RNA sequence: GCCUUAUCAAGAGCGGCGGAGGGAACAGGCCCCGUGAAGCCCGGCAACCUUUAAAAGGUGCUAAAUCCUGCGGUUUUACCGAAAGAUGAGGA
Numbered sequence: 001g002c003c004u005u006a007u008c009a010a011g012a013g014c015g016g017c018g019g020a021g022g023g024a025a026c027a028g029g030c031c032c033c034g035u036g037a038a039g040c041c042c043g044g045c046a047a048c049c050u051u052u053a054a055a056a057g058g059u060g061c062u063a064a065a066u067c068c069u070g071c072g073g074u075u076u077u078a079c080c081g082a083a084a085g086a087u088g089a090g091g092a
Base pairs, nucleotide, nucleotide: 002091003090004089005088006087007086008085013042015041016040017039021032022031023030026070027069028068029067043062044061045060047059048058049057066084071081072080073079074078
C1' cells in the first nucleotide's frame, strides 16, 4: 500500500522547548497564527483493543462537523446518501 468492519456535531493546557507557518491532497471559500504556527516533551481527553473489581498497557485524539463546498437524491440555501479521508480492530 490492499481487503473487511465500526466510528467520525461530544470531550481534552493561560505548561516547557521551538521558531513561521497551519487547517490531508487539488480547486473555491472561510478561518487559526509573533497575544507565538508546524514539530518535540509534558499534561489532558476519550473511543477501539488487551486485561480487568478497578487501574495499568497498545493505538488514537487534543480550534471550528472530517472547518464548509466539490458527486447523487429530495420537500433545494436545508436534509439524506455516496466518494475521498482519518482512527481502531481483524484479514490476505
SAM riboswitch aptamer (S box leader), 92 nucleotides, folded computationally. The prediction has a mean pLDDT of 80. Of the family's consensus pairs, 93% are formed in the model.